This is a predicted structure of a 71-nucleotide RNA (transfer RNA) from a Patescibacteria group bacterium. It matches the Rfam family "tRNA". By type it is a transfer RNA. Rfam describes the family as follows. Transfer RNA (tRNA) molecules are approximately 80 nucleotides in length. The sequence is in RNAcentral, with records from ENA. NCBI's taxonomy places the organism under Bacteria, Bacteria candidate phyla.
RNA sequence: UCCGGGGUCGUCUAAUGGCAGGACGCCUGAUUCUGGUUCAGGUAAUCUUGGUUCGAAUCCAAGCCCCGGAG
Repeated sequence: UCCGGGGUCGUCUAAUGGCAGGACGCCUGAUUCUGGUUCAGGUAAUCUUGGUUCGAAUCCAAGCCCCGGAG
C1' cells in the first nucleotide's frame, strides 16, 4: 500500500429502516448485629464527519482505531 472482518452503557451482549433493551458492575433503599446473599429503584452507550430517507445502531461515502491475510 491492497483485500477481508469488526467498533453499541464501565464490561459482555441484543435490536425487519420505526421507544436503543438485557445481564454483570456501580449507586441508593429494604432485609441483617455487620458483611455477603436476596428484593426494589436508579445510573449509563450506538467510533467520527457527511449523504440517502418522513425516520439510520442498521443503508451509502470518506476518515480513525483494532484483528486477520497478501505484497